A computed fold for a 75-nucleotide RNA from a Thermoplasmatota archaeon, annotated as transfer RNA. RNAcentral records the identical sequence in 2 taxa. The organism belongs to Thermoplasmatota, within Archaea. The RNAcentral record of the sequence draws on ENA and MGnify.
[in-house]
RNA sequence: GGACCCGUAGCCUAGCCCGGAUAUGGCGCAGGCCUCCUAAGCCUGAGACCCGGGGUUCGAAUCCCCGCGGGUCCG
Numbered sequence: 001g002g003a004c005c006c007g008u009a010g011c012c013u014a015g016c017c018c019g020g021a022u023a024u025g026g027c028g029c030a031g032g033c034c035u036c037c038u039a040a041g042c043c044u045g046a047g048a049c050c051c052g053g054g055g056u057u058c059g060a061a062u063c064c065c066c067g068c069g070g071g072u073c074c075g
Base pairs, nucleotide, nucleotide: 001074002073003072004071005070006069007068010027011026012025020058029045030044031043032042033041051067052066053065054064055063
């Protein structure tokens, strides 16, 4: 330098191909139930508007373009 893949809560992850409105689940966190206490189990809750910018569209996490970051391969 070239090709491809990835980027969504503190961490991991589904959704993306095939656009449809208020984004899924787990861990963790907070509160409660239970228990002599803790753990486990059960219930409830808060937390991301999707890496940044632009475009297309009635409507974008999803499609297109340009960047940024990470990874793999080739030279």

It matches the Rfam family "tRNA".
The prediction has a mean pLDDT of 83.